[in-house]
RNA sequence: CCUUAGAGUUUGAUGCCUGGCUCAGAACGAACGCUGGCGGUAGGCCUAACACAUGCAAGUCGAGCGCGAAAACUCUUCGGAGUCGUAGAGCGGCGAACGGGUGAGUAACACGUGAAUAAUCUGCCUUAGAGUGCGGGAUAACAGCGCGAAAGUGCUGCUAAUACCGCAUAAGACCACGCCAGUGGGAAAAGGGAGGGACCUUCGGGCCUUCCGCUUUAAGAUGAGUUCGCGUCCCAUUAGGUAGUUGGUGAGGUAAUGGCUCACCAAGCCGAAGAUGGGUAGCUGGUCUGAGAGGAUGAUCAGCCACACUGGAACUGAGACACGGUCCAGACUCCUACGGGAGGCAGCAGUGGGGAAUCUUGCGCAAUGGGCGAAAGCCUGACGCAGCCAUACCGCGUGAGCGAUGAAGGCCUUCGGGUCGUAAAGCUCUGUCCAGAUAGAAAGAAAAUAACCCGCGGCCCCGACGGUACUACUUGAGGAAGCACCGGCUAACUCCGUGCCAGCAGCCGCGGUAAUACGGAGGGUGCAAGCGUUGUUCGGAAUUAUUGGGCGUAAAGCGCGCGUAGGCGGACUAUUAAGUCUGAUGUGAAAUCCCUCGGCUCAACCGAGGUCGUGCAUUGGAUACUGGUAGCCUUGAAUCCUGGAGAGGGUGGCGGAAUUCCCAGUGUAGAGGUGAAAUUCGUAGAUAUUGGGAGGAACACCAGCGGCGAAGGCGGCCACCUGGACAGUGAUUGACGCUGAGGUGCGAAAGCAUGGGUAGCAAACAGGAUUAGAUACCCUGGUAGUCCAUGCCGUAAACGAUGGGUACUAGUUGGUGCGGGUAUUGACCCCUGCGCUGACGAAGCUAACGCAUUAAGUACCCCGCCUGGGGAGUACGGCCGCAAGGCUAAAACUCAAAGGAAUUGACGGGGGCCCGCACAAGCGGUGGAGCAUGUGGAUUAAUUCGAAGCAACGAGCAGAACCUUACCCGGCCUUGACAUCUAUUAGUAUGCAGCCCAAAAGCUGCGGACUCUUCGGAGAACGCUAACACAGGUGCUGCAUGGCGGUCGUCAGCUCGUGUCGUGAGAUGUUGGGAUAAGUCCCGUAACGAGCGCAACCCCUAUCCUUAGUUGCAAUCAUUAAGUUGGGCACUCUAGGGUGACUGCCGGUGUUAAACCGGAGGAAGGUGGGGACGACGUCAAGUCAUCAUGGCCCUUACGACCUGGGCUACACACGUGCUACAAUGGUCGGUACAGAGGGUUGCCAAGCCGCGAGGGGGAGCAAAUCUCAGAAAGCCGGUCUCAGUUCGGAUUGGAGUCUGCAACUCGACUCCAUGAAGGCGGAAUCGCUAGUAAUCGCGGAUCAGCAUGCCGCGGUGAAUACGUUCCCGGGCCUUGUACACACCGCCCGUCACG
Repeated sequence: CCUUAGAGUUUGAUGCCUGGCUCAGAACGAACGCUGGCGGUAGGCCUAACACAUGCAAGUCGAGCGCGAAAACUCUUCGGAGUCGUAGAGCGGCGAACGGGUGAGUAACACGUGAAUAAUCUGCCUUAGAGUGCGGGAUAACAGCGCGAAAGUGCUGCUAAUACCGCAUAAGACCACGCCAGUGGGAAAAGGGAGGGACCUUCGGGCCUUCCGCUUUAAGAUGAGUUCGCGUCCCAUUAGGUAGUUGGUGAGGUAAUGGCUCACCAAGCCGAAGAUGGGUAGCUGGUCUGAGAGGAUGAUCAGCCACACUGGAACUGAGACACGGUCCAGACUCCUACGGGAGGCAGCAGUGGGGAAUCUUGCGCAAUGGGCGAAAGCCUGACGCAGCCAUACCGCGUGAGCGAUGAAGGCCUUCGGGUCGUAAAGCUCUGUCCAGAUAGAAAGAAAAUAACCCGCGGCCCCGACGGUACUACUUGAGGAAGCACCGGCUAACUCCGUGCCAGCAGCCGCGGUAAUACGGAGGGUGCAAGCGUUGUUCGGAAUUAUUGGGCGUAAAGCGCGCGUAGGCGGACUAUUAAGUCUGAUGUGAAAUCCCUCGGCUCAACCGAGGUCGUGCAUUGGAUACUGGUAGCCUUGAAUCCUGGAGAGGGUGGCGGAAUUCCCAGUGUAGAGGUGAAAUUCGUAGAUAUUGGGAGGAACACCAGCGGCGAAGGCGGCCACCUGGACAGUGAUUGACGCUGAGGUGCGAAAGCAUGGGUAGCAAACAGGAUUAGAUACCCUGGUAGUCCAUGCCGUAAACGAUGGGUACUAGUUGGUGCGGGUAUUGACCCCUGCGCUGACGAAGCUAACGCAUUAAGUACCCCGCCUGGGGAGUACGGCCGCAAGGCUAAAACUCAAAGGAAUUGACGGGGGCCCGCACAAGCGGUGGAGCAUGUGGAUUAAUUCGAAGCAACGAGCAGAACCUUACCCGGCCUUGACAUCUAUUAGUAUGCAGCCCAAAAGCUGCGGACUCUUCGGAGAACGCUAACACAGGUGCUGCAUGGCGGUCGUCAGCUCGUGUCGUGAGAUGUUGGGAUAAGUCCCGUAACGAGCGCAACCCCUAUCCUUAGUUGCAAUCAUUAAGUUGGGCACUCUAGGGUGACUGCCGGUGUUAAACCGGAGGAAGGUGGGGACGACGUCAAGUCAUCAUGGCCCUUACGACCUGGGCUACACACGUGCUACAAUGGUCGGUACAGAGGGUUGCCAAGCCGCGAGGGGGAGCAAAUCUCAGAAAGCCGGUCUCAGUUCGGAUUGGAGUCUGCAACUCGACUCCAUGAAGGCGGAAUCGCUAGUAAUCGCGGAUCAGCAUGCCGCGGUGAAUACGUUCCCGGGCCUUGUACACACCGCCCGUCACG
């Protein structure tokens, strides 16, 4: 100084775990889409080291040298000559090895870091010493003559030098010799400029001074070469590599070491700490990210390296094996007269190409730097600038204040309003930026000089950018905002459109008619000259875990031993100082990062100083720990002795039971087998039974969560050989130990090879069954195999799904082996030590389950293994194998999960307990017939609609001839058949006539009486007309809804508060033991209470009491045909109020309980019987057609009215019923007894008529009074006599009655006639447990009329229930689960198609 954030997604749920995927952050040499005002600072071919037109990028020096055009000047005989000596090329010197570009190659001493060079070189530069004497011969340029298209080149001749050569000199340097001192040898050089007094001169100069240069030597500085330690990517599906290879001697070569090269000698050298090979890559300072450790990266800037069309080579030089040099080869391009030549942008611009993609063929040497020169200067695409690009970073602006009628407009709306919004307009200001006019105007410049030195003063020249930055003034809000997003993650919501379409999507996922998720709009959110998208990197990811993970069940312990390398290692002492700790020194380039200060108005940017750089090297010190060395110890380990235990292993032998087969006897018809059978065996004698024999395999009982072994595994008995563990006791060795990559051995079953063996069993196979099929399960046979020997194989759920070792950490209780103590005659019992082996359990651990001294606890050591699911333990390669196959072991592609544990449900051809007309036991039906009714189907102009397993189908419909009516045909109306409101008008309902027609509705016309009144008028209702709102819809959506009822189910359940337990979902309570119709009650209990349900409270009914006594009643009195009447209210009855029943009492059982059983009493007994009453919820169950209602749709029609038709149709199929098939009956006659209801648009008496339906009649009754109203079965008697009948009544003909505007389609009833099917119903199926079933009639609602349906009422009145195995439904507990749309679930394989 800095400093650690999470979220979404697996599930019905888990704030449980494991685990992947995805997101939010930062960054970029970026690209793409939309948009775009200004400035500053940076950056700009990441791809084709692809090919390049054109121009430029390295020259300079006349103060090294010889020539020397044109021009100018002078002279001129006008031919020319001379002077100056320029341009120019040439000789010569220095430079061109720097600077600039690129990253192809390179995995290497290439780079980084630290060392070494006593194994080296270094031009120019600096310092110091010495020297620079005398000579010589050439050559280019040039001239002439040639060759060639060109590039270029040959010959002859002339000439100069700081070019070249010889001689001289040599301190030091170099070479040789030598122990030193020293001796000997070879080898240097170049001149040029400026100035000048004397002297000399051939008048050029010499000479002197000075500067530059040259030679030599020593040293420095700089730069370079070489060597070494350490660091530096991936693949072992690359394991062996290497002959100059490794070393030596000698020689050569180099500036220099060295196999660098060569000759000879030796046979080495490298490698699991990864050689060799393959792939990829320039390395670093740094950059990005990260809390850090790390990870990724190596653009710009800086250091190093490598390369320059491709490959090779050397030359020159101080330096190159040389980007703009040479030679050779190659590819390519260009020129060509075809003979031959020229070229190299990975320099700056630029072109083509490639690509998603990367700029101007600009200005200038003014600055900085470089080359040459004495200098002026020249050169410099290095560099300084400008241009293009929002590519990045930074800064600024697009205005500020006031301003509510909260304007208009948009959007939304619950229609009230809300919002855009002080936003706008308007008023008052400002002037940054930009633009325009004008004026001013930089810094960047420091000078490099001087020339003999020093000091002082003064002056002049040089700017590409650029009239640029900047400043002032003027005009004027005037010119300047977009992009993405708004379901969750994630800040931000509404409307419309669309309708699993169009589309969206980073993940989860949206869209199938009410989409905050698509598209548009309004509004909002976030960033802002940018915003999004894509790509890439790091982060989040503790998701490779050093920091900082795991392996019983989630991925993960090798099947088990032995053991090599390696890793780790007991106690004590001494020493050392490698690790370790501490100090010092050197280095760790600059830039960058960080801190401080400073400069551009700020910032970005830039400058200065400081810190850091965790590293490496050298060195001083410390010595606890680790290591090394030496010594010693016994506790780890091992050995010896004694002892017992054991299915430990191997070999040989022995034994009995059983199966099978063979022989013989007895014996006769079956045996065998199964759920049941059959195949099969048996009269040629089976099975059964008795005796004898053969052969193979396995060893009953003992036998035990007993024993042994490393694991696999091991079981009759005996003998031999042999391994290990354990206990006891003393002694010995002295850390000898643990683990163990590779390696090596063992290793069930099956399988393979060879040879044996084969009783039983038994893959394959055959047959029989089962079945839709049955290549299965079952049965009858049966071969490999199972057994032995030898050799392979090397895998298993080889499991404790738990590697090995050591130490430590509560206990309780078993088994087994060996001891010790006490005690006993002894066996026991009790206490205790060690080893092995079980159960439970504390702490602790665990995601939970669970583990728990035999750890999954606490620690240490070593090995193996894991990193989402699928693809796949597969492919390829390698190794092994006779084969089968094993070991090792990927990727493409694909998914958003896959998974563990636990929870709640649901489910199970799981378990336990228990209910219900659930079965069983019974009674009566349905299914067959005819008819009625509903539905399907088909039909139709329409057969309106809906209901669909139970829980649609005599249900909506408690009653379709018209109406109803919603459907169809036709006619007709348009503010409407119905509602509200406004205005006007006329007068008024009704009615009449006409038109239209088959008819009605409708249309047209005519006509005309309301009430009140103060007589003026007013008012209500109705009608006409007109207009605007609107009406209307049985149109759609019951999957947008309310309400209502259905169903599980009158099943006993469903929950809550607080507490407790669990990380959590959740659990507990509600489970358990009893009992109950019941979660009803009792007991127990981390639960204690409570709510909705159950029950009770309500109604009807059964007893009694009381009150009351008409219309009811009738015992007594009177009376009558009659409770008819008087009188009466006891009884019945009626309807008000009470009583009663509570397991209250007794006995037994039971836990002293709850409760049950039995009994007493009682009208009634254990809920007396019946009803009403239906918990949380389930079925997107039903209904938009009862009603209500959101949204959508229709509006001269999908609304309204009317006539007629249809809903009543009919090959057929189903449901629900009625009537029957007869004698327990039919029929005829007589006769008895109800209850509950209805009645004024009504019920309708008597007497009369009709065979009858009914007619007529009119009394009574708004009803305990009158009436419907005769109850029927029953009982008594007659008849029929078993037949399609005196059963049955369908159908049809005829005649009628009633209702109604109207009975044709299409009513009911009556009478006469007709007299069908049907003789008790296949598979299957329904109801009912007592006043029930069955049977008999009666009433009511609806209704003009129409009932076999429905709702009620009473009469007669049974049978059976052993029981809960089974079917169905349900409740509770428990168990398994890969189900949760919940078994009508999930899901596997094959085939077909795409």
Record summary: This is a predicted structure of a 1394-nucleotide RNA (small-subunit ribosomal RNA) from an uncultured prokaryote. Its mean pLDDT, the model's own confidence on a scale to 100, is 83.